Transfer RNA from Candidatus Vecturithrix granuli, 73 nucleotides, folded computationally. The prediction has a mean pLDDT of 82. Its Rfam family is "tRNA". Rfam classes the family as a transfer RNA. Rfam describes the family as follows. Transfer RNA (tRNA) molecules are approximately 80 nucleotides in length.
[in-house]
């Protein structure tokens, strides 16, 4: 110096032809239990990595840029 791939809750990931952002764990509440765990139900938590383009609209398409992975030289 090139190339792929990546980048979404606090963690592991999903997210389909562009049209309201999800799921399991974790969390905080009840409920059940003598009590804890375990079950059960609800809640809270997101500038979808930044920055421009396109587009009536963008997490999703184009480009730059940053940060991770890996492979060529």
């Nucleotide at each position: 110096g090139c190339c792929u791939c990546u980048u979404u809750a606090g963690c592991u990931c999903a997210g389909u032809u562009g049209g309201c952002a999800g799921a399991g764990c974790a969390u905080u509440c009840g409920c059940c239990u003598u009590g804890u765990a375990a079950g059960c139900g609800a809640a809270a938590g997101g500038u979808c990595g930044u920055g421009g383009g396109u587009u009536c609209a963008a997490u999703u398409c184009c480009c730059a840029c940053a940060g991770g992975a890996g492979g060529c030289u």